[in-house]
RNA sequence: GGGCCUGUAGCUCAGUUGGGAGAGCGUAUCCUUCGCAAGGAUAAGGUCGCGAGUUCGAUCCCCGUCAGGUCCA
Repeated sequence: GGGCCUGUAGCUCAGUUGGGAGAGCGUAUCCUUCGCAAGGAUAAGGUCGCGAGUUCGAUCCCCGUCAGGUCCA
């Protein structure tokens, strides 16, 4: 320098015929207990790496770019 893969909640990750942003764990509050743990209920938490484009509408499609991984040179 070039090819490919990955980037989504605090962590681990789902999510594409383009239209609802989600799960588990964790966190907070409440219930249960004399108390703790376990269990249950509810809630908070997101510029979907960044920028631009296409579209009525983009996590998803196109382009550029950044970071990590991997292969080639």
The RNA shown here (transfer RNA) has 73 nucleotides and comes from an uncultured Erysipelotrichaceae bacterium. The prediction has a mean pLDDT of 81. Its Rfam family is "tRNA". It is annotated as a transfer RNA.